[in-house]
Predicted 3D model of a 476-nucleotide part of an RNA (small-subunit ribosomal RNA, 3' major domain) from Trichopus zeylanicus subsp. travancoricus. Rfam family: Bacterial small subunit ribosomal RNA. The source organism's lineage runs through Eukaryota, Viridiplantae, Tracheophyta, Petrosaviidae and Trichopus zeylanicus. The prediction has a mean pLDDT of 82.
Context: one part of a larger RNA
RNA sequence: UGAUGGGGGCACACACAAGUGAUGGAGCAUGUGGUUUAAUUCGAUGCAAAGCAAAGAACCUUACCAGGGUUUGACAUGUUGUGAAUCCUCUUAAAAGAGAGGGGUGCCCUCGGGAACAUGGACACAGGUGGUGCAUGGCUGUCAUCAGCUCAUGCUGUAAGGUGUUGGGUUAAGUCCCACAAUAAGCACAACCCUUGUGUUUAGUUGCCACCCUUGAGUUUGGAACCCUGAACAAACUGCCGGUGAUAAGCUGGAGGAAGGUGAGGAGGACGUCAAGUCAUCAUGCCACUUAUGCCCUAGGUGACACACAUGCUACAAUGGUCGGGACAAAGGGUUGUAAUCCUGCAAGGGUGAGCUAACUCCAAAAACCUAUCCUUAGUUUGGAUUGUAGGCUGCAACUUGCCUGCAUGAAGCCAGAAUCACUAGUAAUUGCCGGUCAGCCAUACGGCGGUGAAUUCGUUCCCAGGCCUUGUACA
Numbered sequence: 001u002g003a004u005g006g007g008g009g010c011a012c013a014c015a016c017a018a019g020u021g022a023u024g025g026a027g028c029a030u031g032u033g034g035u036u037u038a039a040u041u042c043g044a045u046g047c048a049a050a051g052c053a054a055a056g057a058a059c060c061u062u063a064c065c066a067g068g069g070u071u072u073g074a075c076a077u078g079u080u081g082u083g084a085a086u087c088c089u090c091u092u093a094a095a096a097g098a099g100a101g102g103g104g105u106g107c108c109c110u111c112g113g114g115a116a117c118a119u120g121g122a123c124a125c126a127g128g129u130g131g132u133g134c135a136u137g138g139c140u141g142u143c144a145u146c147a148g149c150u151c152a153u154g155c156u157g158u159a160a161g162g163u164g165u166u167g168g169g170u171u172a173a174g175u176c177c178c179a180c181a182a183u184a185a186g187c188a189c190a191a192c193c194c195u196u197g198u199g200u201u202u203a204g205u206u207g208c209c210a211c212c213c214u215u216g217a218g219u220u221u222g223g224a225a226c227c228c229u230g231a232a233c234a235a236a237c238u239g240c241c242g243g244u245g246a247u248a249a250g251c252u253g254g255a256g257g258a259a260g261g262u263g264a265g266g267a268g269g270a271c272g273u274c275a276a277g278u279c280a281u282c283a284u285g286c287c288a289c290u291u292a293u294g295c296c297c298u299a300g301g302u303g304a305c306a307c308a309c310a311u312g313c314u315a316c317a318a319u320g321g322u323c324g325g326g327a328c329a330a331a332g333g334g335u336u337g338u339a340a341u342c343c344u345g346c347a348a349g350g351g352u353g354a355g356c357u358a359a360c361u362c363c364a365a366a367a368a369c370c371u372a373u374c375c376u377u378a379g380u381u382u383g384g385a386u387u388g389u390a391g392g393c394u395g396c397a398a399c400u401u402g403c404c405u406g407c408a409u410g411a412a413g414c415c416a417g418a419a420u421c422a423c424u425a426g427u428a429a430u431u432g433c434c435g436g437u438c439a440g441c442c443a444u445a446c447g448g449c450g451g452u453g454a455a456u457u458c459g460u461u462c463c464c465a466g467g468c469c470u471u472g473u474a475c476a
C1' cells in the first nucleotide's frame, strides 16, 4: 500500500421492514442435466448457464449418424487442350451421379487469335462448424450507472509511499461550498442526443370541421377555429418569496405554472475484476487432416424417456362459467403482398376477386367492460389434459415430426411443505392488439402497443451487495 475481521463510525440500495402478486404442489409447453441411442451435432453451468446462442430443426437449415458416391475437388488464382454458351429427349439409379442421342452457333477481330462460359489433364494449391478462448484481435457479460480511477508540478518521507482524493457541511453523484502544502488537469458524474408531457408560429392532404345526399362505403362544395400530423421555436433555471443554514453550498414550505427541484423513460457503462464467455458470426498464430477430419446425395437424428432441475402457460372457480345484445384504443405490417363484398360450408376453410405501392384501402373482431339469460357449491354448465374419429390448409413431401376445425372422450387439480422471487405509480396486478423470423409452424417464447388500475413505505435493529473514513492482523 492492499486484502481480510461473527472490529468501530457514516451514508446508500425493493437489501430488510410495511404491502401486493407469484414460484415451490397439478396438467401441459419450452430449455437443461441424466439415461438411452447408429446418431440423439456443438457451445453456454452459482449470482453473471438452463423460452440462452436459435428473429421460428418435416426436406433445406445441419455442423451428427447409416448407406451410396467423389478426389485439383462445391469455391479461388495460375498453366495447358477441346468445345462458344444456353437448350431438348432417352436409359439406369433412392438421389447424387453415370451413359447415349439430338439441336445449335452468337460477340470483338489485325483472321493469328481474344472475351465470357462449359469441360478434360498435370501440379502449385483449394477446403474444413477439426484442436487450443489457458497463444490472440474484435465483440459481450459481471461487479455497476456503483462513484470512483488517475496524472503533471510542488511539498513530504532513507525508502516502499503519502499529500492532492483528507476534515466541516451538502448532494443521486470525488455534486457543490468552506477550510487545508498543495495548485492545476484528465477519464468517469452531470449536461449536450432520442421519446414523452404544455404552448406559440407555420403548413393543411389522404387527416379535421360544416352543409347536401345516401341503407351504407362514399362523392361534391366550403372552411383553417378545433382535433391531428410534420417542421421551427418557447418553456424549468432553486428563477421568485418566507424559514433554516456559516452572509456559503444547500435543505424545507409557498406562489405562479402543463410540468418543480435529475419532470418521466431510453441511449449512454471510468480505471479495473473474474486466465469470465465466444477459434461455431467474423478475423487470426500454432498444431494435426489432405482418396479425408474435405465435397455431393438419400433416409434417419437434433423431437428418444424411469427420472431431477429451470423458465413459462392454463387452472383449481360465483370478484366465476355459459349464451345473446351493446361500447371504447394505441402501435404496427402489406405488391412473390394485404385482401373487402357476395356465394358456399356447423367450422377450419373453399370459390369470387373490388380497393390499396397506403393519414385514402386491407389485416381488424379489440378484450377485460356494460346490459340481459341460465347455472347454485357439486370434481359441477369448474378444469381442460389425454385418446378416438371425420375434415381443412401450407408444402415435391406432414409416418417418424406441422398447424387448424367439427363430433365424441373428460385425467390431475378444491390455492400448494421447507424455502424462494418480482415490484414504490400510470408502477404491481389484470386485459386484449400488433410485429419480426416465416411456404407452413410446434410462439404459452421474444420485442413493442394501448385499456382498466391498486396496496404500502414507521424506519435502518437485523439479512445480502457495494461505497467512504478509521482500527486489529502470525496474510501478500
Stems, first nucleotide, its partner, number of pairs: 001476002003473003007470004015460002019423005026314008034305002043052001064300001066298005073125001077124002079121005087102006107114002127289001130287003136283002138278003141274001143272001148187003152183002154163003166179004193266004198234007208223003237260001240254005303442001320375002324371003332363003337356002342351003382413001387408007429452007